[in-house]
RNA sequence: UUGAAAAGCCGGGGGUGUUUCUCCUUGUGGAGAGGCUGAGAGAGUCCCUUGGAACCUGAUCCAGUUCAUGCUGGCGUAGGGAAGGCUGACAGGCUCAUAG
Numbered sequence: 001u002u003g004a005a006a007a008g009c010c011g012g013g014g015g016u017g018u019u020u021c022u023c024c025u026u027g028u029g030g031a032g033a034g035g036c037u038g039a040g041a042g043a044g045u046c047c048c049u050u051g052g053a054a055c056c057u058g059a060u061c062c063a064g065u066u067c068a069u070g071c072u073g074g075c076g077u078a079g080g081g082a083a084g085g086c087u088g089a090c091a092g093g094c095u096c097a098u099a100g
Stems, first nucleotide, its partner, number of pairs: 001092003007087004011049004017036008055080003061074004
């Protein structure tokens, strides 16, 4: 370097919005049960792990849509972002070193 990465285990990272009803609360707000989108709305190892759009900043952004909402697209060949490790997995090629 090629076949050779799906998957598994371990480690690490991430998000939790909008709206309806009921209750509590002086109020901001909180709790419970529902609706919408989504992989996931403190929920399931759900997703992501540098071959990185999982996720954050920009953003109280822009356009469209919706009961409403990052709901959709742009922004985005932008700037960040978790060292990932082992198994899978043995064989071949090339290079270097050593010995003969």
Description:
TPP riboswitch aptamer (THI element) from a Solemya pervernicosa gill symbiont, 100 nucleotides, folded computationally. Its mean pLDDT, the model's own confidence on a scale to 100, is 77. The source organism's lineage runs through Bacteria, Pseudomonadati, Pseudomonadota, Gammaproteobacteria and sulfur-oxidizing symbionts. The model forms 91% of the base pairs in the Rfam consensus.